The RNA shown here (transfer RNA) has 73 nucleotides. It matches the Rfam family "tRNA". Its family is annotated with triplet codon-amino acid adaptor activity in the Gene Ontology.
RNA sequence: GCCCCUGUAGCUCACCAGGUAGAGCAUCGCACUUGUAAUGCGGAGGUAGCCGGUUCGAGUCCGGCCGGGGGCU
Numbered sequence: 001g002c003c004c005c006u007g008u009a010g011c012u013c014a015c016c017a018g019g020u021a022g023a024g025c026a027u028c029g030c031a032c033u034u035g036u037a038a039u040g041c042g043g044a045g046g047u048a049g050c051c052g053g054u055u056c057g058a059g060u061c062c063g064g065c066c067g068g069g070g071g072c073u
Stems, first nucleotide, its partner, number of pairs: 001072007010025004019056001027043005049065005
């Protein structure tokens, strides 16, 4: 320098053909317990790396930039 993969909730990851975003763990509350843990129930938490384009509509398609991983000369 070129190519490929990747960037979604605090963490690990879904959302394989575009239709207004979810799970597990963590966290908070309640129940249970003498108390804690475990367990059960419930809640809160992200405009999906940034900027544009296409579209009635984009996390999802296209372009540029930035970060991470890998490969080639």